[in-house]
RNA sequence: CUCGCUGGAGAGAGGCCCACCCCGAGUGGGCCCACCGAAGGGGCAAGUGCACGGCCGUUGAUCGGCCCGCACCAAUCUCUCAGGUAGAGCGGACAGUGAG
Numbered sequence: 001c002u003c004g005c006u007g008g009a010g011a012g013a014g015g016c017c018c019a020c021c022c023c024g025a026g027u028g029g030g031c032c033c034a035c036c037g038a039a040g041g042g043g044c045a046a047g048u049g050c051a052c053g054g055c056c057g058u059u060g061a062u063c064g065g066c067c068c069g070c071a072c073c074a075a076u077c078u079c080u081c082a083g084g085u086a087g088a089g090c091g092g093a094c095a096g097u098g099a100g
Base pairs, nucleotide, nucleotide: 001100002099003098004097005096006095007094012033014032015031016030017029018028019027020026034085035084036083040081041079042078043077047072048071049070050069053067054066055065056064057063
């Protein structure tokens, strides 16, 4: 890293319209508002590296610190693009376990 098994949260059964239909609290689509963060995706720290300039301290030579710019850079933080918001089902970061 991959596969199998087990566990696995959060948030409107929202409103309107159309179609299908077993005429049901069903299925699908569109629009609007309200929400969630744990598929995925974006952003940020310390730190490291690079370059020039400035300031301070220091020395025989130097060396060190600070400020500014760029790059790399984490998350369960943050954004809410994507995804998701009755039950079931699907998905699900992560954890445990078995195998390769």